[in-house]
């Protein structure tokens, strides 16, 4: 300087109004929410003062991952647990106009999209596996140079 190594910690938000109805936080008009990493012409901050250099923040629908269901094993009380992750599958959504060499990302305007399992009624917003697991941040430490 520093891992493909150990280890700690941290790691997800939102139903407020009205209508129907015997019942809706589930339908319907209206409102809310947006992990993780990547791409970068925006915003900012220090330094310089040449247009240079160093941090921060910056896409829910561009690429990618992630949790859940499936899938595959295995186990038995047979639909439950409990392990994998080879993944091909559910699984997701964006277009218009400006600016410009150069935009799906800025700006401005109208749209879309949200596991499962429950539920006096059909759920991105209630309850539930979940005091869970996790993409991945951060910090110690050790190989190593």
């Nucleotide at each position: 300087c520093a891992a493909c190594g150990u280890c700690u910690u941290c790691a997800g938000g939102g139903c407020g109004g009205g209508g129907u109805g015997a019942a809706a936080c589930u339908c319907c008009c209206c409102a809310c929410c947006g992990g993780c990493g990547g791409u970068a012409g925006g915003c900012u901050g220090g330094c310089a003062a040449a247009u240079g250099c160093c941090g921060g923040c910056g896409a829910g629908c561009c690429c990618g991952c992630g949790a859940g269901c499936g899938c595959c094993u295995g186990g038995c009380g047979a639909g439950c647990c409990a392990g994998g992750g080879a993944c091909a599958g559910c699984a997701g959504a964006u277009c218009c106009g400006g600016u410009c060499g150069a935009a799906u990302g800025c700006c401005g305007g109208a749209g879309c999209c949200g596991a499962c399992g429950g539920u006096c009624a059909u759920a991105g917003u209630c309850c539930g596996g979940a005091u869970g697991a996790a993409a991945g941040a951060a910090g110690a430490c050790u190989c190593g140079c």
Background: This is a predicted structure of a 145-nucleotide RNA (FMN riboswitch aptamer (RFN element)) from Paludibacterium purpuratum. Taxonomically the source falls in Paludibacterium (Bacteria, Pseudomonadati, Pseudomonadota, Neisseriales).